[in-house]
Molecule: RNase P RNA; transfer RNA
Organism: marine sediment metagenome
RNA sequence: AGUCGGGGAGACGGUCGCGGCCCCAUGCUGGGUCGAGGAAAGUCCGAGCUCCGCAGGGCAAGGUGCUGGGUAACCCCCAGUGGGAGCGAUCCUAAGGAAAGUGCCACAGAAAACAAACCGCCGGAGCCUCUGGCCCCGGUAAGGGUGAAAAGGUGAGGUAAGAGCUCACCGCGUUUCUGGUGACAGGGACGGCACGGCAAACCCCACCUGGAGCAAGACCAAAUAGGGAAGGAUGAGGUGACCCGCCUCGCUCGACUUCCGGGUAGGUCGCUCGAGGCCGCUGGUAACAGUGGUCCCAGAUACAUGACCGUCACCGCGCGAGCGGUAACAGGACUCGGCUUACGACCGGCU
RNA sequence: CGGGGUAUAGCACAGUCCGGUAGUGUACCUGGUUUGGGACCAGGGGGUCCUAGGUUCGAAUCCUAGUGCCCCGA
Numbered sequence: 001a002g003u004c005g006g007g008g009a010g011a012c013g014g015u016c017g018c019g020g021c022c023c024c025a026u027g028c029u030g031g032g033u034c035g036a037g038g039a040a041a042g043u044c045c046g047a048g049c050u051c052c053g054c055a056g057g058g059c060a061a062g063g064u065g066c067u068g069g070g071u072a073a074c075c076c077c078c079a080g081u082g083g084g085a086g087c088g089a090u091c092c093u094a095a096g097g098a099a100a101g102u103g104c105c106a107c108a109g110a111a112a113a114c115a116a117a118c119c120g121c122c123g124g125a126g127c128c129u130c131u132g133g134c135c136c137c138g139g140u141a142a143g144g145g146u147g148a149a150a151a152g153g154u155g156a157g158g159u160a161a162g163a164g165c166u167c168a169c170c171g172c173g174u175u176u177c178u179g180g181u182g183a184c185a186g187g188g189a190c191g192g193c194a195c196g197g198c199a200a201a202c203c204c205c206a207c208c209u210g211g212a213g214c215a216a217g218a219c220c221a222a223a224u225a226g227g228g229a230a231g232g233a234u235g236a237g238g239u240g241a242c243c244c245g246c247c248u249c250g251c252u253c254g255a256c257u258u259c260c261g262g263g264u265a266g267g268u269c270g271c272u273c274g275a276g277g278c279c280g281c282u283g284g285u286a287a288c289a290g291u292g293g294u295c296c297c298a299g300a301u302a303c304a305u306g307a308c309c310g311u312c313a314c315c316g317c318g319c320g321a322g323c324g325g326u327a328a329c330a331g332g333a334c335u336c337g338g339c340u341u342a343c344g345a346c347c348g349g350c351u
Numbered sequence: 352c353g354g355g356g357u358a359u360a361g362c363a364c365a366g367u368c369c370g371g372u373a374g375u376g377u378a379c380c381u382g383g384u385u386u387g388g389g390a391c392c393a394g395g396g397g398g399u400c401c402u403a404g405g406u407u408c409g410a411a412u413c414c415u416a417g418u419g420c421c422c423c424g425a
Base pairs, nucleotide, nucleotide: 001351002350003349004348005347006346010312011311012310013309014308015307016306018035019034020033021032022031023030024027037329041340042339044338045337046336047335048334049213050212051211052210061209062208063207064206065205066080067079068078069077070076081095082093083092084091085090096204097203101202102201103198104197105196118144119143120140121139122138123137124136126134127133128132152170153169154168155167156166157165171193172191173190174189175188176187177186178185179184217269218268219267220266227260228259229258230257231256235249236248237247238246239245276295277294278293279292280291281290282289283288313326314325315324316323317322352424353423354422355421356420357419358418361377362376363375364374371408379395380394381393382392383391401417402416403415404414405413
């Protein structure tokens, strides 16, 4: 200098303050106990839980994508394989299929995918102003040029010039043997070479997926205004000599009373003991699993977790007495497992 | 606390699905027209496509992460 990991800004005591719970039993404001994070963040994945939907199957849509394992599950983790970067420690890797089909490959270039022939190179014929030039026919893909990419690469032989045309090595394909659970690795034989790239283009193959989210949802329940039911002041007619009463009809302008039901404000639950933390032992390379012991560790609702003092520790300055500082990112809001992003000192391993 | 959308020139927007030259209106500049200005006509300039990384020969567009703004849910 690099790289990987750990660790989260100190410990103890006291005073005052804030939030939850418990106790005494009510106090000129008692006592006890607990009180943010490794990311509480982003809300990117996966689950628990709750409500809605759902016979079963398919389509559509979306997601995942080397192999084996772990896990409740995963776009996660561990171990490995192939590829890539680095002297190295180490790191990165959406890494199935392009000989199922479709599509795209701008510009440049002769040609961009059933290859093609611009400049060249070579052979033959012809013409001319003949050490050369022009033109025609044919061969060629080695060289030049274009491009991100030009139809195996390097070398030798071969040829008129060339060419897997032939050979060696490398690459590729087919097949086979050995090792490995497997991805794959190593070896042998055969083939003269077909099969350009893109699937974070459509797609094919394999597997997975119902939707919404604690403002989910459950319960209790005012005031006011609606709804429903029962009673019912009153009007007309009848009965009756008349009144009360009784009966019928109408009218709801409908007061008023009682009851029922739904929702709102508000309150209670959901709510924190959980796939939980710590310490050991056993199995496993590991992720992790099993087992024993031990611990209880925020649950607010306008939202608490702060301030000061003392001693020690650490850091900086100073010869010293001493002085100053204890800091980054950030803060719970149903809960877990991950990922990602943000972040200062310090400590450890390796190169 | 939970859910969704959006970001392109000074401003308002298209282009993104299906990758290849970044465009329209307005604003700005220059010239013409007019006595002068406006309007009109002609021409011109102006863009880290929110940021970073990846896929690809090539990214505003596809993928991943982050940032800002807006909207909705008692």